[in-house]
RNA sequence: CGCUCUACCUCGGGGCGCCCACAGGGGCUGAGACGCGCAAGCGGACCCGUUGAACCUGAACCGGUUAGGACCGGCGGAGGGAAGGUUGUUCGCGCCCCG
Numbered sequence: 001c002g003c004u005c006u007a008c009c010u011c012g013g014g015g016c017g018c019c020c021a022c023a024g025g026g027g028c029u030g031a032g033a034c035g036c037g038c039a040a041g042c043g044g045a046c047c048c049g050u051u052g053a054a055c056c057u058g059a060a061c062c063g064g065u066u067a068g069g070a071c072c073g074g075c076g077g078a079g080g081g082a083a084g085g086u087u088g089u090u091c092g093c094g095c096c097c098c099g
Base pairs, nucleotide, nucleotide: 001094002093003092005088007086008085009084010083011049012048013047014046016044017028018027019026020025034043035042036041055080056079057078061074062073063072064071
């Protein structure tokens, strides 16, 4: 000096679903699955930002499970996917200089 780590600031990305007879209501998973709007969208909490499974494509996919299911797993060492700054104690790693 760089990386890592901690905290903070600003900015950005994303989804907001599914099942059930009576849809008024109830239930499932989860971080979240909400409100307004005819709609496009807006707001919101939540999650994620390259160390990137937040999220999208594949996919009305395949296997399993369940009352059902978009729930679990595979797919996935597949492809995409949104970052900058400040801070600092110790530890760790690498490089350079001096003795």